Parts: sequence; structure tokens; C1' cells
RNA sequence: UUAUCGAGAGAAGUGGAGGGACUGGCCCUAAGAUGCUUCGGCAACAUGACAAAGCGUGUGCCAAUUCCAGUAGCAUUGAUUGCUAGAAGAUAA
Repeated sequence: UUAUCGAGAGAAGUGGAGGGACUGGCCCUAAGAUGCUUCGGCAACAUGACAAAGCGUGUGCCAAUUCCAGUAGCAUUGAUUGCUAGAAGAUAA
């Protein structure tokens, strides 16, 4: 820089208090979080051989839509809420 982000996929061990990027909300967590290890799984992008289906390899991923919002515009309400575009972030090339 470009593409995608409403689908999909978890157990065991270790360890012991935080975690979900940031801020706010909301949520997960001693019925054991994050992390690490092992095994298992998913299938996005790239790639290899292949007629195809499908498979292998590299990276990635396996609570909640990227959990929701954050900026701008439009519509709407008693409060508010909805839609569109973007920003930020993540992944791949």
C1' cells in the first nucleotide's frame, strides 16, 4: 500500500490474579484469568503438486460482530436509538 474482519474452531498440564489493544461502557475470571507447554481443531491469505474434488506447507485464528461505542453525516426519541462513511486495531500478501 491492497484485501478481509455478521461464518468457523478447545481440551489437558503448569501457575496463581488479572484479562478482553487504548479510553468509556459492558463482559470474562479462585467452578482458576492472562501467560507458557502439549495435544486437538478452524480455514482467511499466500504457495506446491494436481483434471477436479480435496490435500500438503507458511503465517494466522479457536468467549461475546474487531464484544459495543469513540470521528463525521443523516434520520429519530421524553430519555434515546438506528443507518451510512470513516478513524483506530487485527490478519494476510
SAM riboswitch aptamer (S box leader) from uncultured Staphylococcus sp., 93 nucleotides, folded computationally.
The organism belongs to Staphylococcus, within Bacteria.
The sequence is in RNAcentral, with records from MGnify.